The RNA shown here (transfer RNA) has 75 nucleotides and comes from a Promethearchaeota archaeon.
RNA sequence: GGGCCCGUGGCAUAGCCUGGUUAUUGCACCGCUCUGAUAAGGCGGGGGUCCGGAGUUCAAAUCUCCGCGGGCCCA
Numbered sequence: 001g002g003g004c005c006c007g008u009g010g011c012a013u014a015g016c017c018u019g020g021u022u023a024u025u026g027c028a029c030c031g032c033u034c035u036g037a038u039a040a041g042g043c044g045g046g047g048g049u050c051c052g053g054a055g056u057u058c059a060a061a062u063c064u065c066c067g068c069g070g071g072c073c074c075a
Base pairs, nucleotide, nucleotide: 001074002073003072004071005070006069007068010027011026012025020058029045030044031043032042033041051067052066053065054064055063
């Protein structure tokens, strides 16, 4: 330099292909409960610029384009 893939709460992840109300789940975190106590369990709760911007559309995490970051392959 060329090609391809990925980016979603603190961490991991579903949803993207085929656009549609309040973005899913687990772990972690907070409160309560349970126990002699702890862990585990049970109940409840907080937490998201869906990497940034633009475009298309009535409507974008999702489609298109430009950029940023990361990874892989080739040279």

The sequence was found in a public genome assembly. Rfam family: tRNA. Rfam classes the family as a transfer RNA. The source organism's lineage runs through Archaea, Promethearchaeati and Promethearchaeota. The prediction has a mean pLDDT of 81.